[in-house]
RNA sequence: UAGAGUUUGAUCCUGGCUCAGGAUGAACGCUGGCGGCGUGCUUAACACAUGCAAGUCGAACGGGGAUGCUUAUGGAAGGAGUGCUUGCACUUUGGAAAUGAGUAUCUUAGUGGCGGACGGGUGAGUAACGCGUGGGCAACCUGCCCUGUACCGGGGGAUAACACUUAGAAAUAGGUGCUAAUACCGCAUAAUAGGGAAUACCGCAUGGUAAUCCUUUGAAAACUCCGGUGGUACAGGAUGGGCCCGCGUCUGAUUAGCCAGUUGGCGGGGUAACGGCCCACCAAAGCGACGAUCAGCAGCCGGCCUGAGAGGGUGGACGGCCACACUGGGACUGAGACACGGCCCAGACUCCUACGGGAGGCAGCAGUGGGGAAUAUUGCACAAUGGGGGGAACCCUGAUGCAGCGACGCCGCGUGAGUGAAGAAGUAUUUCGGUAUGUAGAGCUCUGUCAGCAGGGAAGAAGAAAGACGGUACCUGACCAAGAAGCCCCGGCUAACUACGUGCCAGCAGCCGCGGUAAUACGUAGGGGGCAAGCGUUAUCCGGAUUUACUGGGUGUAAAGGGAGCGUAGACGGCAGGGCAAGUCUGGAGUGAAAGGCAGGGGCCCAACCCCUGGACUGCUCUGGAAACUGUCCGGCUGGAGUGCAGGAGAGGUAAGUGGAAUUCCUAGUGUAGCGGUGAAAUGCGUAGAUAUUAGGAGGAACACCAGUGGCGAAGGCGGCUUACUGGACUGUAACUGACGUUGAGGCUCGAAAGCGUGGGGAGCAAACAGGAUUAGAUACCCUGGUAGUCCACGCCGUAAACGAUGAUCACCAGGUGUCGGGGGUUAACAGACCCCCGGUGCCGAAGCCAACGCAUUAAGUGAUCCACCUGGGGAGUACGUUCGCAAGAAUGAAACUCAAAGGAAUUGACGGGGACCCGCACAAGCGGUGGAGCAUGUGGUUUAAUUCGAAGCAACGCGAAGAACCUUACCCGGCCUUGACAUCCUCCUGGAUGUCCGGUAAUGCGGACAGACCUUCGGGGCAGGAGAGACAGGUGGUGCAUGGUUGUCGUCAGCUCGUGUCGUGAGAUGUUGGGUUAAGUCCCGCAACGAGCGCAACCCUUAUCCCCAGUAGCCAGCAGGAGAGCUGGGCACUCUGGGGAGACAGCCGGGGAUAACCCGGAGGAAGGUGGGGAUGACGUCAAAUCAUCAUGCCCCUUAUGGCCGGGGCGACACACGUGCUACAAUGGCGUAAACAAAGGGAAGCGAGCCGGUGACGGUGGGCAAAUCCCAAAAAUAACGUCCCAGUUCGGAUCGGAGUCUGCAACCCGACUCCGUGAAGCUGGAUUCGCUAGUAAUCGCGCAUCAGCCAUGGCGCGGUGAAUACGUUCCCGGGCCUUGUACACACCGCCCGUCAAGCCAUGGGAGCCGGGGGUGCUUGAAGUGCGUCGCCGCGAGGCGCGCCCUAGAGCAAAACCGGUGACUGGGGCUAAGUCGUAACAAGGUAACCGUAA
Repeated sequence: UAGAGUUUGAUCCUGGCUCAGGAUGAACGCUGGCGGCGUGCUUAACACAUGCAAGUCGAACGGGGAUGCUUAUGGAAGGAGUGCUUGCACUUUGGAAAUGAGUAUCUUAGUGGCGGACGGGUGAGUAACGCGUGGGCAACCUGCCCUGUACCGGGGGAUAACACUUAGAAAUAGGUGCUAAUACCGCAUAAUAGGGAAUACCGCAUGGUAAUCCUUUGAAAACUCCGGUGGUACAGGAUGGGCCCGCGUCUGAUUAGCCAGUUGGCGGGGUAACGGCCCACCAAAGCGACGAUCAGCAGCCGGCCUGAGAGGGUGGACGGCCACACUGGGACUGAGACACGGCCCAGACUCCUACGGGAGGCAGCAGUGGGGAAUAUUGCACAAUGGGGGGAACCCUGAUGCAGCGACGCCGCGUGAGUGAAGAAGUAUUUCGGUAUGUAGAGCUCUGUCAGCAGGGAAGAAGAAAGACGGUACCUGACCAAGAAGCCCCGGCUAACUACGUGCCAGCAGCCGCGGUAAUACGUAGGGGGCAAGCGUUAUCCGGAUUUACUGGGUGUAAAGGGAGCGUAGACGGCAGGGCAAGUCUGGAGUGAAAGGCAGGGGCCCAACCCCUGGACUGCUCUGGAAACUGUCCGGCUGGAGUGCAGGAGAGGUAAGUGGAAUUCCUAGUGUAGCGGUGAAAUGCGUAGAUAUUAGGAGGAACACCAGUGGCGAAGGCGGCUUACUGGACUGUAACUGACGUUGAGGCUCGAAAGCGUGGGGAGCAAACAGGAUUAGAUACCCUGGUAGUCCACGCCGUAAACGAUGAUCACCAGGUGUCGGGGGUUAACAGACCCCCGGUGCCGAAGCCAACGCAUUAAGUGAUCCACCUGGGGAGUACGUUCGCAAGAAUGAAACUCAAAGGAAUUGACGGGGACCCGCACAAGCGGUGGAGCAUGUGGUUUAAUUCGAAGCAACGCGAAGAACCUUACCCGGCCUUGACAUCCUCCUGGAUGUCCGGUAAUGCGGACAGACCUUCGGGGCAGGAGAGACAGGUGGUGCAUGGUUGUCGUCAGCUCGUGUCGUGAGAUGUUGGGUUAAGUCCCGCAACGAGCGCAACCCUUAUCCCCAGUAGCCAGCAGGAGAGCUGGGCACUCUGGGGAGACAGCCGGGGAUAACCCGGAGGAAGGUGGGGAUGACGUCAAAUCAUCAUGCCCCUUAUGGCCGGGGCGACACACGUGCUACAAUGGCGUAAACAAAGGGAAGCGAGCCGGUGACGGUGGGCAAAUCCCAAAAAUAACGUCCCAGUUCGGAUCGGAGUCUGCAACCCGACUCCGUGAAGCUGGAUUCGCUAGUAAUCGCGCAUCAGCCAUGGCGCGGUGAAUACGUUCCCGGGCCUUGUACACACCGCCCGUCAAGCCAUGGGAGCCGGGGGUGCUUGAAGUGCGUCGCCGCGAGGCGCGCCCUAGAGCAAAACCGGUGACUGGGGCUAAGUCGUAACAAGGUAACCGUAA
């Protein structure tokens, strides 16, 4: 430390996918009141207009400019005076402008100084000492700053500016001349600097420190406000840097070898400094499986997100480091750069141009274009913090502080509070009653946050003034409930449900999945749930996921043990002792920046945010200590391991030899017509003599019996016998060695079969192939042949379901029982028996383990060590690359894409062309039918205006229909009605209703006439009719897949369950299985079960026997009467009727069985083993049937899908099927005359008898509401006669004619009668149905429905009355047990592959195009360095020229990566395509693995 959904009919497990959480620099959709704090180009390191972002110092310097003052020169305007030609001249005063000098202040182009190496941006590059962490420098530098010591003397020559001038469009460049300095250069001085010598001490290897001596070189600058500021040298500090090292730092081995200054040395050069950093020479090293090199991706960290943690992900803002500044190269200056807003060169791009030449670099802040799903203002201020310059004032500062924009994030606040039931209206729904919205609103009473208005108004400044923010925060006042709520969801996960619309459509969906007419899953509405100025979606990360498992997983069957051995590196390692201290433990020290996180406080009203303190930062380093364990070193030990010695066992291996049986072939003999082969056949062989048989011979291969879950071997594997050589194991012994061991990545070796190469060999067998069969086909299975091959030698291949699907080794942990090899002991004369030990090989089993199955001293148990391997299914062991191979191919081994599963074990069913057992008219044995004919009837089809609808294998089809001419009737045509034929309510009218009659119509509708009630308190009421309006009626319209009820079927089969207990993690099991038995889960016995329920049986009805009771309408034995009829009296004995009882229970006997259940036989009995028949139908199955019996939800119609009427149709007819009837005849037909039933029905009825008719029937009508009367004659049968085997004296269809009856009406479309006609049919193919006894078969009778009847149907009744069952192999159905299963919609299941169609990604591909990197050659800018006889300069030095290196460019050959490509290969996916049937059951040839064809 939380889980859930999803594989199944259900279960457990494995395993993936998905969800709930948190997070974000986000984006998108809908919505949007306020404030605070943060945050905002993740893409094009794409290109940039414009403005700004680094300047400052006049106290370094000369000069210029401005202003003021002073001074000098100067002398204007004006005033005064004089002269006088009234307009000039002169004098005087005045002191302006201007100029020069000086001075003060301001300013500043240039020289000079400091700063532009900070600050700011970005993350392209970089896999690196780049970063992090900890160290080192005895190998280093450090401007400004601080401390200390010492010094600042004296000279020189230039040069900008400036002036003049030249070139140029410009940028700019040049010439001549002048000048200053804190600019530049010598000289002097100084050593604690450099060099050398020796000494002392120390260290960490090179070495360091200190002092002494000698020697060499080398400094300076001034300014001033007079306070200082500055300069030089040295030493030290501080700060900042440089270099080096340990450790850590992504992925790929389908990147395995890399490297030439490469690795090291010596000597130089160079640098601040070490160093191949660079150079010459020498050596040939160096790195790499502890992953070099190469490729891909990437700035690193503090941290951030997540997480229980360990981890995983990430590096935006803030902070540290690094890298970069259009791209590439280079240096200069400087303390510091190889320099974002510096320089040079090259390249690309943009701009200017007078075409000659020039200019530029937003990855600074704003901003623009572009890209993108997407990211802001060309704002204010230096007030604060900080930075640069300056002595300072101050200047500069897009750093920074603020403001603006964006719900982008976090945090806070508000959108009101209280009361208020007539539970208002509206809306939604409704079972119409109501319910919900909902105290919600309204109403009443309050408050006043935020926004708005008005007034006041900060801190932030330490420091008098000076505040961008800002009239901001904040405070106060007045006013008004006013201005301020949305978004997502409501099938499960997951909180939240109804209505309507839609109808596999439109759509939803994170997963499972919703939608095909009642959708809580789509859309809308009402309601509800969640969050809230936000809510959802998308993307990404962590979590859940112990699903990469360090914490914390696995590998017999789920994915996963290498085919086996030997062995290298590595990893791990026995006993006792000693040393060391690397790991380990412990104490101390340093570090682990700040920020962040945590804890405790504090500040903004709170919070977010900010501040302080503490602790933490699990790490690294140094150091003191400990020595058990690991390590290491030393010398020991014998138990691990090995050697020796003594034995026996063995298909261990290799080679050589050898033996018999059998097959085949050859030769010869005997012998004759077949052999062979199969499910059956055929091909094939054989009269040219086969097969068979006898003898002889040839040749190859394999070794019967022994033979055994026996033996040997590492595995593969090994089998006649003998010999030779040889490996290993085992037993015994305890002499020897002394840990020598275990495992084993790479590596090496071995490795079945098939296959390959070369050469042999070849009897049998036998891929391919051929033929014959089988079949729809049969490129198969079966048969006849038959070649490679199988065999040998040598060489390859290197794979198998190479399996115990189980890696090797060691130790430990109950037993029992076989067997092989060896040994010991006891008893024993050899046998033998028993006990024990070691090694092998089996079975059973405890604990334990396991998902279960199972394993269990031969572990899958408990531990240890090492190796190999796994991480969802498919794609795929495929592609590409590489290695190996002669080839076949092997090894290594992906991705795109796609699915939500794939899988293991076990459970219950179902199924099997699995097994065992058992039933049933299931087969068989029988009898009679069907299928052929004619007709009846139902159905399909077709037809039709309509042929109404339903039923559909069994289990629809003489079924719904126990009665279609009208009606029925639902269908069609036509005519008509519209509150309706029927129900309830309202208003008005009438008093009738109703009946009868008339007219009219095809008919209803319609119009008219007559007769004509009840109660009353006289108001009216009830009732009925008519008219009217609207609620409503009505529907055989749809949905039986929305339903109730009812029914069929498996099946009258024997089953189906439950409670408690027990077993199992569980589904489940047990019970219910087993042994018997039964019709039966019926009963008995046994048993972790014990009981119980629904079924079975029984109880019920009927039938068979008897008894009792009761006798009318039944009966009549005896008695009497008698019309001769139980008719009457009488009787109730009998029959019978209908009430009640008895009886049958395996009760009795014998036998069997287990002393049981029960079975067999017998007796008795009317009946005997449930006596016969009926009713009765368990849990359930078939979305079985029925919305058209009825009922009913929803939908639909409403002057019609309702209602009425006439006519038609349901009856059609080329056909097909089902069910029947009648037949085909002599066991028969016909005729005559006789006999015997049962069960029913009867008043709008049955109808006797009589009369008429050939007859159907008609007339009349006794009797009977029925044990009384009637229907009513039973028929088959028996008797007699006839027919004589034929389409008949069989058969009766069809047709003609004439009638009867019912009915309003028999045309479509009734039945019956009579006369005539006389079809098919002579016993029915394949097939198929019923029946086991009063049954089949056969004969008639009755009834329901009904006016009549299409009834040959249905339901009943009796008469006559058989045959057969050996038996359970087979067909069908069922029950129980068991087995297999990839089925569970359950075999009518599942499922495979080609082909065809569409879509998608991908491999190959003649090639084509592009990219980055490397290599070689050529060329080569700038620039450093080097050289330099030329040029310049007084000199220092510079220029020029040359050389080396090199950016770039060109050329070339390869490798790698990517894109594209006609065509081509396979793959994946896609409701209903084609062909077959491979797999799952013994899957119909068991399946599968490797290999070849």
Molecule: small-subunit ribosomal RNA
Organism: uncultured bacterium